The RNA shown here (c-di-GMP-I-GGC riboswitch aptamer) has 75 nucleotides and comes from Desulfocapsa sp. It was read from a public genome assembly, where an Rfam model found it.
[in-house]
RNA sequence: AAAGAAAAUGCCAAACCUGUUGAGAGACAGGGACGGAAAACUACGGGGCUUUUAUAGUCAGCCGGGUUGCCUUUC
Numbered sequence: 001a002a003a004g005a006a007a008a009u010g011c012c013a014a015a016c017c018u019g020u021u022g023a024g025a026g027a028c029a030g031g032g033a034c035g036g037a038a039a040a041c042u043a044c045g046g047g048g049c050u051u052u053u054a055u056a057g058u059c060a061g062c063c064g065g066g067u068u069g070c071c072u073u074u075c
Base pairs, nucleotide, nucleotide: 001074002073003072004071011036012035016031017030018029019028020027021026034061040067041066042065044064045063046062047059048058049057050056051054
C1' cells in the first nucleotide's frame, strides 16, 4: 500500500428480561447472545420511526458517503 477467503488474544452486543428516563419513537444501566471486521464516531444523501406537524425529535445493528482504528493475508 492492497485485499477480506479462513480465523479471533482481545472487542462490541440483536431479541428477550429487570430498573431508570422520555409524550412518543427511543436512550441509559445490569443480565443475556442473534449476530458483527468497523455492529467505532459522524444525521452529509437516501430510507424507517415518533407526535405536541415543524425552524421538532429519533434510528449509525437499513443502504451509501466522510473520519479514525483492530486482526489476518499479500506485496

Its mean pLDDT, the model's own confidence on a scale to 100, is 80. Lineage of the source: Bacteria > Thermodesulfobacteriota > Desulfobulbia > Desulfocapsaceae > Desulfocapsa. It matches the Rfam family "c-di-GMP-I-GGC riboswitch aptamer". The literature on the family includes a 2017 paper in Proc Natl Acad Sci U S A by Weinberg et al., "Bioinformatic analysis of riboswitch structures uncovers variant classes with altered ligand specificity".